RNA sequence: UCUUAUCAAGAGCGGCGGAGGGAAUAGGCCCUAUGAUGCCCGGCAACCUUUCAACUACAGUUGAAGCUGGUGCCAAAUCCUACAGGUGAUAUCACCUGGAAGAUAAGA
Numbered sequence: 001u002c003u004u005a006u007c008a009a010g011a012g013c014g015g016c017g018g019a020g021g022g023a024a025u026a027g028g029c030c031c032u033a034u035g036a037u038g039c040c041c042g043g044c045a046a047c048c049u050u051u052c053a054a055c056u057a058c059a060g061u062u063g064a065a066g067c068u069g070g071u072g073c074c075a076a077a078u079c080c081u082a083c084a085g086g087u088g089a090u091a092u093c094a095c096c097u098g099g100a101a102g103a104u105a106a107g108a
């Protein structure tokens, strides 16, 4: 970089530490000295692995478990919007669908 899948659920009243943080740009809206972001511990989940069961065209598919291992994740929908189309309302607002961008996993 490409492909596929998922992205409205879930996860601490612990320790360290002390200033900004919520990916990038812009606009909004939030979190934060009642201590954020981060790190450690702890936890959640079930993408891959693992185990079990059923089915099977024997390639696999589906379901369950979560005691192994690899990741991931633990404010808010991926916090919301940005582009296109549509619906409603008619001071540009609300909503729906898709796209783009992004995150994660597996593969190339």
Stems, first nucleotide, its partner, number of pairs: 001108007012041001014040003020031003025082004042074003047070002050065006078101001083098006
Description
SAM riboswitch aptamer (S box leader) from Guptibacillus hwajinpoensis, 108 nucleotides, folded computationally. Taxonomically the source falls in Guptibacillus (Bacteria, Bacillati, Bacillota, Caryophanales). The prediction has a mean pLDDT of 81.